[in-house]
Context: one part of a larger RNA
RNA sequence: CCCCCGUUAAGGAACUAGGCAAAAUUACCCCGUAACUUCGGGAUAAGGGGUACUGCAUGUAGGGUCAUGAUCCCUCAAAGGUGAUUGGCUCGAGGCAGUCUCAGAUAAUUGGCCCUGGCGACUGUUUAACAAAAACACAGGACUCUGCGAACUCGUUAAGAGGAUAUAUAGGGUCUGACGCCUGCCCAGUGCCGGAAGGUUAAAAGGAGGAGUGCAAGCUCUGAAUUGAAGCCCCGGUAAACGGCGGCCGUAACUAUAACGGUCCUAAGGUAGCGAAAUUCCUUGUCGGGUAAGUUCCGACGUGCAUGAAAGGCGUAACGAUCAGGGCACUGUCUCAACGGGGGGCUCG
Numbered sequence: 001c002c003c004c005c006g007u008u009a010a011g012g013a014a015c016u017a018g019g020c021a022a023a024a025u026u027a028c029c030c031c032g033u034a035a036c037u038u039c040g041g042g043a044u045a046a047g048g049g050g051u052a053c054u055g056c057a058u059g060u061a062g063g064g065u066c067a068u069g070a071u072c073c074c075u076c077a078a079a080g081g082u083g084a085u086u087g088g089c090u091c092g093a094g095g096c097a098g099u100c101u102c103a104g105a106u107a108a109u110u111g112g113c114c115c116u117g118g119c120g121a122c123u124g125u126u127u128a129a130c131a132a133a134a135a136c137a138c139a140g141g142a143c144u145c146u147g148c149g150a151a152c153u154c155g156u157u158a159a160g161a162g163g164a165u166a167u168a169u170a171g172g173g174u175c176u177g178a179c180g181c182c183u184g185c186c187c188a189g190u191g192c193c194g195g196a197a198g199g200u201u202a203a204a205a206g207g208a209g210g211a212g213u214g215c216a217a218g219c220u221c222u223g224a225a226u227u228g229a230a231g232c233c234c235c236g237g238u239a240a241a242c243g244g245c246g247g248c249c250g251u252a253a254c255u256a257u258a259a260c261g262g263u264c265c266u267a268a269g270g271u272a273g274c275g276a277a278a279u280u281c282c283u284u285g286u287c288g289g290g291u292a293a294g295u296u297c298c299g300a301c302g303u304g305c306a307u308g309a310a311a312g313g314c315g316u317a318a319c320g321a322u323c324a325g326g327g328c329a330c331u332g333u334c335u336c337a338a339c340g341g342g343g344g345g346c347u348c349g
Base pairs, nucleotide, nucleotide: 001344002343003342004341005340006339007338008337010335011334014333019330027051028050029049030048031047036041038178052099053098054097055096056095062091063090064089065088066087069086070085071084072083073081074080100104112328113327114326115325116324117323118322119320120319124136125135140176141175142174143173144172145171146170152162153161154160179315180314181313182312184245185244186243189242190241191238192237193236194235195234198233199232200231204227205226209222210221211220212219213218246264247263248262249261250260273307274304285301286300287299288298289297
């Protein structure tokens, strides 16, 4: 010097990204227990008190048990009796008085607590060996496909198999994610669904006409109309399908602002909510709260660079080795270090 451990005056988070680590709490009995709430919870909430030993009293009162312990009583007798007394074993409070210690759950094991907010409802699952979470899943919700040799998946376009010894209250796919209140407008584009007309359109059918060759019959080519499917064009529907949800100018008797008006564009111009937010660049926005002092935090405001409704919106009790802020308790985290124990380090082997 390093590691592990113990103790520490005064202070008590001043440490630090952050109370990380440590300390504190801890058992059992009794009292007592708020907001909120889905009435189940929250709750061991919080916060208090008690705990040893001796005597009163052989361990008391009382409980259990001995199928039927024993004796007596009731009953003519028997059965029966929560009738009485008493015994064995066992469990066992509470009260009063006293005794001792700094300390009585005397060791060990054995929750620290509270307030506020974000996210996710919850129990679960996950990056085996740097991430356990707000990610995944979830019950619930919705859309869509599928009539059974189902859709869909595996398989060499197969046989066959799964789906399923199931049958639309079933099975597959996609999105959302308990519960509560809700889920606005746009079908122009893309997709999907529907559409007996019309346009376009392949092979094929068709064969006017033309070419080569031949004396010719013919043979070999070429080939216009016309007929001709799906698809596309076209017509409609559909957003819990992919997605999208404006600009400029003016206006009220202080000022400011603009309920109002004008104009351009669009398929339609963002509704309810929420909002400097896990989203806010400017930004440590502004105001209020908390602190002596607060880029974090909480409540507001609304100028939303660039919120917004199942890529769900906003709330929400309970839950969380979650994240953020505050407080009480507690402490060597610190002011600021000290002492002690054990093991290394050093030397020999």
This is a predicted structure of a 349-nucleotide part of an RNA (large-subunit ribosomal RNA, domain IV) from a Nitrospiraceae bacterium.
The RNAcentral record of the full RNA draws on ENA.
NCBI's taxonomy places the organism under Bacteria, Pseudomonadati, Nitrospirota, Nitrospiria, Nitrospiraceae.
Its mean pLDDT, the model's own confidence on a scale to 100, is 86.
Its Rfam family is "Bacterial large subunit ribosomal RNA". Rfam links the family to the GO terms structural constituent of ribosome and ribosome.